[in-house]
Context: one part of a larger RNA
Molecule: small-subunit ribosomal RNA, central domain
Organism: uncultured prokaryote
RNA sequence: CUGGGCUUAAAGCGUGUGUAGGCGGAUAAAUUAGCGUUUUGUCAAAUCCCUAGGCUUAACCGAGGAAUUGCUUGACGAACUACGUUUCUUGAGGCAGGUAGGGGUGCGCAGAGCUCUUGGUGGAGCGGUGGAAUGCGUAGAUAUCAAGAGGAAUGCCGGUGGAGAAGUCGGUGCACUGGGCCUGACCUGACGCUGAGACACGAAAGCGUGGGGAGCGAACGGGAUUAGAUACCCCGGUAGUCCACGCUGUAAACGAUGCCUACUAGGUUGUGGUGGUUCUGACGCCAGCACAGCCGAAGCUAAAGUGUUAAGUAGGCCGCCUGGGGAGUACGGUCGCAAGGCUAAAACUC
Numbered sequence: 001c002u003g004g005g006c007u008u009a010a011a012g013c014g015u016g017u018g019u020a021g022g023c024g025g026a027u028a029a030a031u032u033a034g035c036g037u038u039u040u041g042u043c044a045a046a047u048c049c050c051u052a053g054g055c056u057u058a059a060c061c062g063a064g065g066a067a068u069u070g071c072u073u074g075a076c077g078a079a080c081u082a083c084g085u086u087u088c089u090u091g092a093g094g095c096a097g098g099u100a101g102g103g104g105u106g107c108g109c110a111g112a113g114c115u116c117u118u119g120g121u122g123g124a125g126c127g128g129u130g131g132a133a134u135g136c137g138u139a140g141a142u143a144u145c146a147a148g149a150g151g152a153a154u155g156c157c158g159g160u161g162g163a164g165a166a167g168u169c170g171g172u173g174c175a176c177u178g179g180g181c182c183u184g185a186c187c188u189g190a191c192g193c194u195g196a197g198a199c200a201c202g203a204a205a206g207c208g209u210g211g212g213g214a215g216c217g218a219a220c221g222g223g224a225u226u227a228g229a230u231a232c233c234c235c236g237g238u239a240g241u242c243c244a245c246g247c248u249g250u251a252a253a254c255g256a257u258g259c260c261u262a263c264u265a266g267g268u269u270g271u272g273g274u275g276g277u278u279c280u281g282a283c284g285c286c287a288g289c290a291c292a293g294c295c296g297a298a299g300c301u302a303a304a305g306u307g308u309u310a311a312g313u314a315g316g317c318c319g320c321c322u323g324g325g326g327a328g329u330a331c332g333g334u335c336g337c338a339a340g341g342c343u344a345a346a347a348c349u350c
Stems, first nucleotide, its partner, number of pairs: 004321003007304002012318001014201004021194003025088002028085001031082001033081002035077004041071002049065003053061002091191001092188003095184005103177007110154001114150008125136002162169002206247006215241002220236004258317006266295007274287004299306002323350003332343004
């Protein structure tokens, strides 16, 4: 390199947008670059193969032929690819009318709970555990009532439910804003698919500057437990958790399953549209679309399982793997304020 693979054995980039490139629907005529037939030149000799010879055979040797799959000259062909052109509508997009939604951003508002502050009542405990103690409390705690302040999160509804490319998104109102689905078949007429680089987004933790700080709580202190206890349990508690702007760019970033298209038994459930039907209606039934689940035929699979949401049957494009350890490390490069990220070996060893 070919081959064989990538749910769980090594292997799908965390996710998208998209450049180059690769691949690409139906129709007609044309061209002939690829392609096919034929042809010109070349393709050293030897070797290999075939033929008949020469050494008593053989190896070996000399002779003739074939071959030399490549490049090249001319002619012909036009199915396919290509190139430019013509026409089309099913792919794709637009338009119109509907529709569901925790999709995103910003600004307000609300009610529970919690802690704190002040005041009233009250008067000895509270708290905590397996049991305790540290801790809090006669300077009046806990409990209870009233008033006030603050920050964070939004109970029930809530669902095997919805939305989003993924990360993720849940009180409520308003403003701005992205996408989906359904119906119509009015318009454009292949405008498509994938996508090396590139760019954008990207949980938590962490970093920078400035705020904020109720609860929780790495580190840390104390009390227990224990042989010890740098833990599990308890009392405290700083960073952090929250906000704004900037950085970091990683996760079991998981469906451990890349994206797109076509085809291949069914049954059942949910969500959102549409059409038909019945008696106004909730609803029921029938048909079909999109999405989300469960069970299963064939098939596939080492099996578990999967099975129209494929891991089935095919096609297009990208990414990745090649025994375990050394090692996702060293060195170099590059990005980062740093922490570190990305790229990525070898010796040696089994």